[in-house]
This record gives sequence, C1' cells and structure tokens, in this order.
RNA sequence: GGCACUGUAGCUCAGCUUGGCUAGAGCACCAGCCUAAAAAGCUGGGGGUCCCGAGCUCAAAUCUCGGCAGUGCCA
Repeated sequence: GGCACUGUAGCUCAGCUUGGCUAGAGCACCAGCCUAAAAAGCUGGGGGUCCCGAGCUCAAAUCUCGGCAGUGCCA
C1' cells in the first nucleotide's frame, strides 16, 4: 500500500441479508422481598439517539459514499 471482516448498554453479543411493532438479551448495577446477616433465589427499575460525518428515502442501527479505530490475509 491492497483486500476482507468487525465497531450497538459498564462487559459479552443478537438485530443488518429483506429499511417500518420509532433498539433487545445475558451478565453487571440499583431498589424491594426473603435471611439474624450474607450468598443464592424471586420481583421491579435505571442505563445506549447503534464509531464519526454526509447522502438516498415518507421513514436508516440496517442502503450508498467518505473518514476513524481494531483484527486477519496479501504485498
């Protein structure tokens, strides 16, 4: 330098292919119940405008373009 893949909640990921219930799961965190107390368990709750910018569209995490970062392969 070229190519491919990846980037979504504090962490690990799904959703992307086929645009539309105007963003979910597990763990973690907070509160309550339970317990002498704790752990475990049960119930409830908070938390992300989806890496950044632009475009197409009635509508974009999803499509297009340009960047940034990471990983792998080739040179």
Record summary: A computed fold for a 75-nucleotide RNA from a Nanobdellota archaeon, annotated as transfer RNA. The coordinates come from a structure-prediction model, not an experiment, and the mean pLDDT is 84. Lineage of the source: Archaea > Nanobdellati > Nanobdellota. Its Rfam family is "tRNA". The family's RNA type in Rfam is transfer RNA.